[in-house]
């Protein structure tokens, strides 16, 4: 290189979740680790908590915060199929 094969973005539906997002179905935008893993950087969300303000009796708004997420953002770690000349 080629082959056997693998995964599955977005839309839509159902379910879970405060959300981000996830699961299943459908479906292929792409992927040679688009297998696994939040350790590092990054990004997303902000329910609870905290702060402030309003309201006035536990309500609303703003700010902040990951213990919630993203492995299909990059790096590290880890496991693995095929492999001609």
């Nucleotide at each position: 290189a080629a082959a056997c094969g693998g995964c599955a973005a977005g839309c839509c539906g159902c379910c879970g979740g405060a959300a981000a997002c996830g699961g299943c179905g459908u479906g292929a935008c792409g992927c040679a680790a688009a297998g696994c893993c939040a350790c590092c950087g990054g990004c997303c969300u902000a329910a609870a908590g905290c702060u402030u303000g309003a309201g006035g009796c536990u309500u609303c708004a703003a700010g902040u915060c990951a213990a919630g997420g993203c492995a299909g953002c990059g790096g590290a770690g880890u496991u693995a199929c095929c492999g001609a000349a």

Notes: c-di-GMP-I riboswitch aptamer from a marine sediment metagenome, 85 nucleotides, folded computationally. The model forms 95% of the base pairs in the Rfam consensus. It matches the Rfam family "c-di-GMP-I riboswitch aptamer". Rfam describes the family as follows. GEMM was predicted in a large-scale screen for bacterial structured RNA regulatory elements. The sequence is in RNAcentral, with records from MGnify. The coordinates come from a structure-prediction model, not an experiment, and the mean pLDDT is 87.